[in-house]
Molecule: c-di-GMP-I-GGC riboswitch aptamer
Organism: Actinomycetota bacterium
RNA sequence: GCAGUCAAAGGCAAACCCGUCGAGAGGCGGGGACGCAAAGCUACGGGGCCCCGCGGGGUCAGCCGAGCUACCUGUA
Numbered sequence: 001g002c003a004g005u006c007a008a009a010g011g012c013a014a015a016c017c018c019g020u021c022g023a024g025a026g027g028c029g030g031g032g033a034c035g036c037a038a039a040g041c042u043a044c045g046g047g048g049c050c051c052c053g054c055g056g057g058g059u060c061a062g063c064c065g066a067g068c069u070a071c072c073u074g075u076a
Base pairs, nucleotide, nucleotide: 001075002074003073004072011036012035016031017030018029019028020027021026034062040068041067042066044065045064046063047060048059049058050057051056
């Protein structure tokens, strides 16, 4: 640098439930696992969603792309 079929180590955690914050989308904590080889990070482009005085403001990184970073295994 490339690959992630099988095996191993380790990791994350959808829906749903409880608590909490928020007007909401949604966030955070606990339980829980549908999945994930970047389901790590960044709203930069597209897109979804919420609010709106229609000017705009907000939210989603587990929708796609892009950028940055990285563990394990295999391989050159």